[in-house]
Molecule: transfer RNA
Organism: Clostridia bacterium
RNA sequence: GGGGGUAUAGCUCAGUUGGUAGAGCGCGUGGUUCGCAUUCACGAGGUCAGGGGUUCGAAUCCCCUUAUCUCCA
Numbered sequence: 001g002g003g004g005g006u007a008u009a010g011c012u013c014a015g016u017u018g019g020u021a022g023a024g025c026g027c028g029u030g031g032u033u034c035g036c037a038u039u040c041a042c043g044a045g046g047u048c049a050g051g052g053g054u055u056c057g058a059a060u061c062c063c064c065u066u067a068u069c070u071c072c073a
Stems, first nucleotide, its partner, number of pairs: 001072007010025004019056001027043005049065005
């Protein structure tokens, strides 16, 4: 220098052909307990790596950039 993959909640990851962004763990509040643990209910938390484009509508399609992994040279 060139090819390919990955980037989504604090962490690990889903998101099946474009149609209101989710789970587990963690965190907060409350119940349960004499108290803790366990468990149950509820809740907070996201500019979907950044920018632009297509579309009535983009995490998803297209282009550029950034970070990282990998292959070739």